[in-house]
Context: one part of a larger RNA
């Protein structure tokens, strides 16, 4: 010299743009962050109408759907098929989404709400008694599904795989909107797309002052589990495997794209972003579903902390904000869902701390500005000296004329909106397109333009022995200090404070940590 997710010291006008718990995977007060669907259901409350039936509009808890497996976060913990890269599944699943074929018949019993009793301080129950479903259950029809019992044929490195093809048995379903047309939904079965799991070559740190290490351990048979292979797991046979090309054991670390560096080789790192993993107080274990072994779901245990009428409940920021306490040290308990994008919904729409925008921070990178041209009695003051006198600060500055970024006042103002919905209208394949028109911005009266007056609002820091660019006076006297390396200081210090002057850089400048 670069370079930092930086801090710390002294300073400081503004704007864009990016970044901002590196430590305690400590503890967490509050409040947000997953619902949504009346076009699946029955019940109920209010309103508006109306003498009532009734009908319309808003909610509200529960039954069912569909999502909570996604997005958000951390890096504990792993040295491993985790990753990364290239294969391979003849050993596999895949909700919703596209294409295809076929179906959607006809019954049945229940359980929430909600009422009645009752337990309980609460959390949250228990019994009686009514009811509907796209919620449960039979039944009826299926085959290119699935199981058994076969044929031919084709191809594969193997285990085998495909195609055609007879027979037998098993196995479904739901409706709902709408005057209708039609439209969503359903069900089975085949392909695709997404995703997902699984295997295997290669690559992946440090310590032999760690040389051995291993019983479900290696193979096998059989079963059993799985969506699938498999010691996964079990039973009963052998006695295997692994290892100096470093097992096993110990420390350390999340891995890549990338990032800093360096001519390159290489060497350091993995923060912001984007893949992947892994974990969600600490450990463990299922249920649900297509998908978890499940951050805001659930059972055990164990530490904490809270409520208790003492009997038993509650609770999980490593989402976003925010406290404490740790540390040198890192923001606001902010707007809107306007756009992007998720989910639910026919659709409007509703959620959505995701997002997208504000605020705090010289924290970083870039840009701008602090004026400009003329001005010599080269003023005064100031420091120096060979001192009636000269040098220097110095065109600097006063003086004169100009500008007006920027900053103050005023006025005017965005693109970011495209859809969608509504209204008309036109075309057809009457589902829908097309066109015009309406509406919809959190930022934001922001960016952006335009006038007004005025040089007006805006300069520090280090450092001047060498290395290294930049030198004199005072002070002080091996003191008081300096200091990266030489070294400086002991009465003429260019090295210590101070001034003066000068060199560097500049809204920064030093200082300290690190990495190349």
């Nucleotide at each position: 010299g670069g370079a930092u997710g930086a801090a710390c010291g002294c300073u400081a006008g503004c704007g864009g743009c990016a970044g901002g718990c590196c430590u305690a995977a400590u503890a967490c007060a509050u409040g947000c962050a997953a619902g949504u669907c009346g076009a699946a259901c029955g019940c109920u409350c209010a309103g508006u109408a109306g003498c009532a039936a009734u009908a319309c509009u808003g909610g509200g808890a529960g039954u069912g759907g569909c999502g909570c497996a996604c997005g958000g976060g951390u890096g504990c913990g792993u040295a491993a098929c985790g990753c990364g890269u290239a294969c391979a599944c003849a050993a596999u699943c895949u909700a919703c989404c596209u294409c295809u074929a076929a179906g959607c018949g006809g019954g049945g019993g229940a359980c929430a709400c909600c009422u009645c009793c009752u337990g309980g301080a609460a959390a949250c129950g228990g019994g009686g008694a009514u009811u509907a479903a796209u919620a449960c259950c039979g039944c009826a029809u299926a085959a290119u599904a699935u199981g058994c019992c076969g044929a031919a044929g084709u191809c594969g490195c193997a285990u085998g795989a495909c195609u055609u093809u007879g027979g037998u048995a098993u196995u479904a379903a739901a409706g709902c909107a709408g005057c209708a047309a039609u439209g969503c939904a359903c069900u089975u079965a085949g392909a695709g797309a997404u995703g997902a799991g699984u295997g295997u070559g290669c690559g992946u740190c440090c310590c032999a002052u760690u040389a051995g290490g291993u019983a479900g351990u290696u193979g096998g048979u059989g079963a059993g589990g799985u969506a699938a292979c498999g010691g996964c797991u079990c039973a009963c046979c052998a006695a295997g495997c692994c290892u100096a090309u470093g097992a096993u054991g110990g420390g350390u670390a999340g891995c890549c794209g990338g990032u800093c560096u360096g001519a390159g080789a290489g060497g350091a790192u993995g923060g912001u972003c984007g893949g992947c993993c892994a974990c969600a107080c600490g450990g463990g274990c299922a249920c649900u579903g297509a998908g978890a072994c499940a951050c805001g779901g659930g059972c055990c245990c164990g530490a904490c902390u809270c409520c208790u009428a003492c009997g038993g409940g509650a609770g999980g920021c490593a989402g976003c904000a925010g406290u404490a306490a740790g540390g040198a040290a890192u923001a606001u308990u902010g707007g809107u869902c306007a756009a992007u994008g998720g989910u639910g919904g026919a659709a409007a729409c509703a959620c959505u701390g995701a997002a997208c925008c504000a605020g705090c921070c010289a924290u970083g990178c870039c840009g701008c500005g602090u004026g400009g041209a003329g001005g010599a009695a080269u003023a005064a003051g100031g420091u120096c000296c060979u001192a009636c006198g000269g040098a220097u600060u110095g065109u600097a500055a006063a003086c004169u004329c100009c500008u007006u970024u920027u900053g103050a006042c005023g006025a005017g103002g965005a693109a970011g909106a495209a859809a969608g919905u509504g209204u008309u209208a036109g075309a057809u394949u009457u589902a829908u397109c097309u066109a015009a028109u309406u509406u919809u911005g959190a930022c934001g009266g922001u960016a952006c333009u335009c006038g007004u007056a005025g040089a007006a609002u805006a300069a520090g820091c280090a450092c001047c022995g060498g290395c290294u660019a930049a030198c004199u006076c005072c002070g002080u006297g091996c003191c008081a200090g300096c200091a990266g390396c030489c070294g400086c200081g002991g009465u003429a210090a260019u090295a210590c404070g101070g001034a003066g002057g000068g060199u560097g850089c500049a809204a920064g400048c030093g200082u300290u940590a690190u990495c190349c």
The prediction has a mean pLDDT of 86.
Predicted 3D model of a 516-nucleotide part of an RNA (small-subunit ribosomal RNA, 5' domain) from a Sphingobacteriales bacterium.
NCBI's taxonomy places the organism under Bacteria, Pseudomonadati, Bacteroidota, Sphingobacteriia, Sphingobacteriales.